[in-house]
RNA sequence: GGAGUCGGACGGGCUGUCGCCGCGUGUCAGGUCCUAUGGCCAUGAUGCGGAGAGGAAAGUCCGGGCUUCGCAGGGCAAAACGCUGGGUAACGCCCAGAGAGAGCGAUCUCUGGAAAGCGCAACAGAAAGCAGACCGCCAGGCGGCCUUGUGCUGCACUGGUAAGGGUGAAAGGGUGGAGUAAGAGCCCACCGGUCGUCGUGGCGACACGGCGAGCCAGGCAAACCCCGUUUGAAGCAAGACCAAAUAGGGGAGCGGGCCGGCCCGGCCAAUCGCUCCCGGGUAGGUUGCUUGAGCCGCCGGGUAACCGGCGGCCUGGAUGAAUGACAGCCGCCCGCAAGGGUACAGAACCCGGCUUACAGGCCGGCUCCCGAA
Numbered sequence: 001g002g003a004g005u006c007g008g009a010c011g012g013g014c015u016g017u018c019g020c021c022g023c024g025u026g027u028c029a030g031g032u033c034c035u036a037u038g039g040c041c042a043u044g045a046u047g048c049g050g051a052g053a054g055g056a057a058a059g060u061c062c063g064g065g066c067u068u069c070g071c072a073g074g075g076c077a078a079a080a081c082g083c084u085g086g087g088u089a090a091c092g093c094c095c096a097g098a099g100a101g102a103g104c105g106a107u108c109u110c111u112g113g114a115a116a117g118c119g120c121a122a123c124a125g126a127a128a129g130c131a132g133a134c135c136g137c138c139a140g141g142c143g144g145c146c147u148u149g150u151g152c153u154g155c156a157c158u159g160g161u162a163a164g165g166g167u168g169a170a171a172g173g174g175u176g177g178a179g180u181a182a183g184a185g186c187c188c189a190c191c192g193g194u195c196g197u198c199g200u201g202g203c204g205a206c207a208c209g210g211c212g213a214g215c216c217a218g219g220c221a222a223a224c225c226c227c228g229u230u231u232g233a234a235g236c237a238a239g240a241c242c243a244a245a246u247a248g249g250g251g252a253g254c255g256g257g258c259c260g261g262c263c264c265g266g267c268c269a270a271u272c273g274c275u276c277c278c279g280g281g282u283a284g285g286u287u288g289c290u291u292g293a294g295c296c297g298c299c300g301g302g303u304a305a306c307c308g309g310c311g312g313c314c315u316g317g318a319u320g321a322a323u324g325a326c327a328g329c330c331g332c333c334c335g336c337a338a339g340g341g342u343a344c345a346g347a348a349c350c351c352g353g354c355u356u357a358c359a360g361g362c363c364g365g366c367u368c369c370c371g372a373a
Base pairs, nucleotide, nucleotide: 001369002368003367004366005365006364007363008362010360012330013329014328015327016326017325018324020052023049024048025047026046027045028044029043030041031040032039033038054344058355059354061353062352063351064350065349066235067234068233069232078231079230080229081228082227083097084096085095086094087093098111099110100109101108102107112226113225117224119220120219134165135164136161137160138159139158140157141155142154143153144152145151146149173191174190175189176188177187192216193215194213195212196211197210198209199208200207201206239287240286241285242284249278250277251276252275253274254273255272256268257267258266259265294313295312296311297310298309299308300307301306331342332341333340334339
């Protein structure tokens, strides 16, 4: 200098003018308590001060807080997850490891079970799942030839053979020997794998080693399935509180008809009207609501994720939904210039993650290649 890999932080700045929504604090008006130059406010206007989108606010895919309902216990079904240990409120997340694979490497990817069952596999190929005879090799059978041999040769024949060729991503260990008509873990030695068993190291996944057994066993479980673990449901339009008008509901009182001159009383009717009280509930309002598993700094523990202690800070809370618009200068990109552009994207109860989108530059660790000293 080039190529690559992993991670972190940022993602326009300044000034002016005009606005928007909360908060704090005044003033004026209005209302109210009812008379004190006072207090209060679901009201209106206005002055001042100080805040006001993100790294993903997104997708709504996981996990939790919070809330209401449900819940004796057990089982089935369904869904999600799946190597080991740790972290966490919890997770399908994170950290550290293990094994396998890719890469020269930094680094990246994957993860229960395929010697339980059931199933699937394009093309090529004779054959692809209790393997398989296309060529080849060998034996037999039936022929042919002449040099009559342990010969050569042919076949729409019968059988043996997985050593060799060929196909394929994959053809059921490898090398050598023995063996055989030809062959073959059929047998033997060594190597590899698997299984069993023992030992050592490790919390563990697992690793290493000894012994034994010819046991040689293909892949796929984001197909069914088996095994193990976890899961009650719905969600802030959850939920709690206050509560007008109108209509309707319940209760009490008064008013009705008959007997009667009147009252008491009895019987009938259960309807309507008026007054009062009560509860439900609609509009509307308040709350939930933002101080929180919070952020920053230092110290300590831990390889790390993370945890603990101390100190400091307050940083949107709206609901027909604020967080803006315009102008100037600067920065960055394109362009010779004039000029143009400046990413992805907008909180809706709150957190922890994952995933996806993103112009542009910045910082750091590591690897490989080239060159110089």
The prediction has a mean pLDDT of 77.
Predicted 3D model of a 373-nucleotide RNA (Bacterial RNase P class A).
Rfam family: Bacterial RNase P class A. Rfam classes the family as a ribozyme. From the family's description: Ribonuclease P (RNase P) is a ubiquitous endoribonuclease, found in archaea, bacteria and eukarya as well as chloroplasts and mitochondria.
The sequence was found by an Rfam model in a public genome assembly.